Overview
This is a predicted structure of a 493-nucleotide part of an RNA (small-subunit ribosomal RNA, 3' major domain) from Marisa cornuarietis. Its Rfam family is "Eukaryotic small subunit ribosomal RNA". Gene Ontology terms of the family: structural constituent of ribosome and ribosome. The prediction has a mean pLDDT of 80.
Context: one part of a larger RNA
């Protein structure tokens, strides 16, 4: 001096509790991980920081595994052979999974590009992540870190970097042998709310004109809904996005050294939206299977290169972990009515695959036929679904549940068997709300609920996002659990 243990005192934190929600752990399924098993069952990670992670939803490719079977894509340098021919390629018959001349039998081509030795490359999803770059994750989302100069100590060091208050904070106010800085913290970038104010729009509306439908009617060119056109009629409230603007604890009352700042009020669209960046030091944390980053070993033609066929990663006595589906009446299931926001979309085929109105066939997956959309223009006014209305059902393993299985049909693809996903018929399983145990979370948040992207030739129980309905309960505490800070001395290097 402190990473360590021991005791004390502060302080925080829903990866802690507390007060609650939703659960999850039990069921059936999907997925990963182990284990088993297998010619393989390729392989990384194993508290928190491995396990719907490697953007890992693999039919072939991906592929590294397995079982076969080709090619060389051995640069270059030296040598040999060698134009009287280094070598290449190949029909047909056997061979073979094969129309791989792979090899054989048989000839023909070819012409200095090869071949054979040795050197030396080259290439590997082989090996080390305990030989490394970078990236990335964690310590560790908290409030930490460094030097100059000055001062204490012989010196390692300390002081600043702090009794106190007080913040989300080493945020400040003070206080002071310490001044004056630096990194982090804020500040700052991006998103969300607010501008009847700028700047304007036929890719966006609105009024208003005029036609035309329609509903109620005193039957009036009346009012309402609704569509078309505006001959270039007005305008920007709605919509989209540039500049800007705005909000500072700025006013008022209270507490407080009347300091920092805290609470409440009131005026307002806001009086903490919600993320991103994010220091020191570290960790033999992850990754050599992101890279033509990369040291060393390995291997290099009987190839760990590479292409082809074909399996496998999907195997199933069990354990464990994210999840979906449910166990019903706050519900199921027929009918009706009725609302969104974030995306996304093919360049002519030479790496192909695009988003789709209409109309038609068909129970329906789904097919034919015309058409717009490289997009504020088409699809799309994205008529989403929880939610809302009327009707059946009636507490029964039931019209709840929807796995398991048969059979039949279309798509996507060169291929669907070991069922790609879809339909439809018909079967109708466990599940009667889950032991110990544990996660996750405090406001448009939990929870339900559905839509988009990703991955995608087919294609979401996954995961990023995105509106839409919309709670209980804290607004506390250190009692578990766990940081940090500061006291001690008698342990520990």
């Nucleotide at each position: 001096u402190g990473a360590c243990g021991g005791a004390a005192g502060g302080g925080c934190g829903c990866c802690a509790c507390c007060a609650g929600g939703a659960g999850u752990g039990g069921a059936g399924c999907c997925u990963g991980c182990g284990g088993c098993u297998u010619a393989a069952u390729u392989u990384g990670a194993c508290u928190c920081a491995a396990c719907a992670c490697g953007g890992g939803a693999a039919a072939a490719c991906u592929c590294a595994c397995c079982c076969g079977g080709u090619c060389c894509g051995g640069a270059c340098a030296c040598u040999g052979u060698a134009a009287g021919g280094a070598u290449u390629g190949a029909c047909a018959g056997a061979u073979u999974g094969a129309u791989a001349g792979c090899u054989c039998u048989u000839u023909c081509u070819u012409g200095a590009u090869u071949c054979g030795g040795u050197g030396g490359g080259u290439g590997g999803u082989g090996g080390u992540g305990c030989a490394u770059g970078g990236c990335c994750g964690u310590u560790c989302u908290u409030a930490g870190u460094u030097g100059g100069u000055g001062g204490a100590g012989c010196g390692a060091u300390u002081u600043g970097u702090c009794u106190g208050g007080u913040u989300a904070a080493u945020u400040c106010c003070g206080a002071u042998a310490a001044c004056g800085a630096a990194c982090g913290a804020g500040a700052c970038u991006c998103u969300a709310g607010c501008c009847u104010g700028c700047u304007a729009a036929a890719u966006a509306g609105u009024u208003c004109a005029c036609c035309g439908a329609u509903u109620c009617u005193u039957c009036a060119c009346g009012c309402g809904u609704c569509g078309g056109u505006g001959c270039u009629a007005a305008c920007u409230u709605c919509u989209g996005a540039g500049a800007g603007g705005g909000a500072c604890a700025a006013g008022u009352g209270g507490c407080g050294u009347u300091u920092a700042g805290c609470c409440a009020c009131a005026c307002g669209a806001g009086a903490u939206u919600g993320a991103g960046c994010a220091a020191u030091a570290a960790c033999a944390g992850g990754u050599c299977u992101g890279u033509u980053a990369u040291g060393c070993c390995c291997u290099u033609a009987g190839a760990u290169g590479u292409c082809c066929g074909g399996g496998g990663c999907c195997g199933c006595a069990c354990g464990c972990g994210c999840g979906c589906u449910a166990c019903a009446c706050u519900g199921a299931a027929g009918g009706a009515a009725u609302c969104a926001a974030c995306g996304u979309g093919g360049a002519u085929g030479u790496u192909a695959c695009c988003c789709u109105g209409c109309u038609u066939u068909g129970a329906a997956a789904a097919g034919a036929g015309u058409g717009g959309g490289a997009a504020a223009c088409c699809c799309c006014u994205u008529g989403a679904a929880u939610c809302u209305c009327c009707u059946u059902c009636g507490u029964g393993a039931u019209a709840g549940g929807g796995a398991u299985u048969g059979g039949g049909g279309c798509u996507u693809g060169a291929a669907a068997u070991u069922c790609u996903u879809c339909c439809c018929c018909a079967u109708g399983a466990a599940c009667g709300a889950g032991g110990a145990a544990u996660u996750c979370c405090c406001a448009g948040u939990a929870a339900g609920c559905g839509c988009g992207a990703g991955u995608c030739a087919u294609a979401a129980g996954c995961u990023c996002g995105c509106g839409c309905u919309g709670a209980u309960u804290a607004c506390g505490u250190c009692c578990c659990u766990g940081c940090c800070c500061u006291u001690u001395g008698u342990a520990c290097a």